[in-house]
């Protein structure tokens, strides 16, 4: 110096105008709960998909099961988890590293197309033998059947170990020697996947479990439109006076106390005013609960930041310190200047000056842990290969 891999961090900064949401502030002001001024604060690394996992809430007096779903090498972290950390094992890479992950020797299925044959395997071409015919230069060759052959071709994602030698009409684990893997058995190392050697053994055992299944191990359900309070009007109900009725009167009990039009008011539902009928209206309470408002809900947290400690990491612990959106269909914003980055034109005394232009994705809505997808540009650190130089 090139090339490559892995993490982790920003997400432009000040100042000036106008603007907006909230409030355990502080003043003024009136109709006393708003109005103005003032301070104070006001988006993210993904606030996004809602794809996991959780806190809360209600259901259920609690608890078992089956159904059903999920996760799936091991150990560990964690409130939890389809997350994270670290390891085994495979597969890709010169390497950093990346990407996979239960069981197919429990048992059913399935494996397109092509191929003769796709799972107790199969003769299509070729090879070998016998046979029957035809032909001959007598060396043999042609056909057509019967059988043998997995060694040669040929189809395929995949055709039932490799190399060598022996054997055989040809040939094959048919024998054998060496590899390569599986099975059981031992020894040993590791918590544990597993590894590592020795020994028998038959000779060799495709693939898919995201297709049924088996095995371990987890999961009750619906969700902040969860849920709880507080409640106007109207209808509804009740209590207490009053009035009206059955009539001589007084008292109890009973039963009633209303309809109709017209104006006017109200989003309504009704109200209030006046008339007209009738024997006859008022205060006061109560329960569910609509419209609404209030709580959940944001100032106390599975919290943020530093420091020290533990552990290889995830991550825990202690001690100090801070307080940090928030509400409703939802405020966080424009604009101007000056720096600071980035590209392109032009100048240059190579130290820069000028000028135009760029600055992504995307935006809380009960909170929180994590995936995952988007992003203009930029700093940083671990490592690895190559090449040069002392």
């Nucleotide at each position: 110096g090139g090339a490559g891999u892995c993490g982790g961090c920003c997400a432009g900064g000040c100042g000036g105008c106008c603007g907006c949401g909230c409030c355990a502030c502080u003043g003024a002001c009136c109709u006393c709960g708003g109005u103005c001024a003032g301070g104070g604060u006001g988006a993210g690394g993904a606030a996004a998909g809602u794809c996991c996992g959780g806190a809360c809430u209600c259901c259920u007096c609690a608890g078992g099961g089956c159904a059903g779903g999920g996760u799936g090498c091991u150990g560990g972290g964690u409130a939890a988890c389809c997350c994270c950390c670290a390891g085994g094992c495979g597969u890709g890479g010169u390497g950093a590293c990346a990407c996979g992950u239960g069981g197919a020797a429990a048992g059913c299925g399935c494996c397109a197309c092509a191929g003769a044959g796709a799972a107790c395997a199969g003769a299509c071409c070729g090879c070998c033998a016998c046979g029957g015919u035809c032909c001959u230069c007598c060396g043999g060759g042609g056909u057509c059947g019967u059988g043998g052959u997995g060694a040669g071709g040929g189809u395929g994602a995949a055709a039932c170990g490799g190399u060598g030698a022996g054997g055989u009409a040809a040939g094959a684990g048919c024998u054998c020697a060496c590899c390569a893997g599986c099975a059981c058995g031992g020894u040993g190392g590791g918590u544990g996947a597993c590894c590592a050697c020795c020994g028998u053994g038959g000779c060799u055992c495709g693939g898919c479990a995201a297709g049924c299944c088996c095995c371990a191990c987890c999961c009750g359900g619906a969700g902040c439109a969860a849920g709880g309070c507080c409640a106007a009007g109207c209808a509804g109900g009740g209590a207490c006076g009053a009035c009206g009725g059955u009539u001589g009167c007084c008292c109890g009990c009973c039963c009633g106390u209303c309809g109709c039009a017209c104006g006017g008011c109200g989003c309504g539902a009704g109200c209030c005013g006046u008339g007209c009928g009738g024997c006859a209206c008022g205060u006061c309470c109560c329960a569910g609960g609509u419209g609404g408002g209030c709580c959940g809900c944001a100032a106390c947290g599975a919290g943020g930041u530093g420091u020290c400690g533990g552990g290889a990491g995830a991550c825990c612990g202690a001690c100090a310190u801070c307080c940090c959106a928030g509400a409703g269909a939802g405020a966080u914003g424009g604009u101007c200047g000056c720096c600071a980055c980035c590209g392109c034109c032009g100048g240059u005394c190579c130290g820069c000056c000028g000028g135009c232009g760029g600055a992504a994705c995307a935006g809380a809505a009960u909170c929180c842990g994590g995936c995952u997808u988007a992003c203009c540009g930029g700093c940083c650190g671990g490592c690895u290969c190559c090449u040069c130089c002392c």

Predicted 3D model of a 390-nucleotide RNA (Bacterial RNase P class A) from Egicoccus halophilus. The source organism's lineage runs through Bacteria, Actinomycetota, Nitriliruptoria, Egicoccales and Egicoccus. The coordinates come from a structure-prediction model, not an experiment, and the mean pLDDT is 77. RNAcentral holds the sequence, with entries from Rfam. It matches the Rfam family "Bacterial RNase P class A". Rfam classes the family as a ribozyme.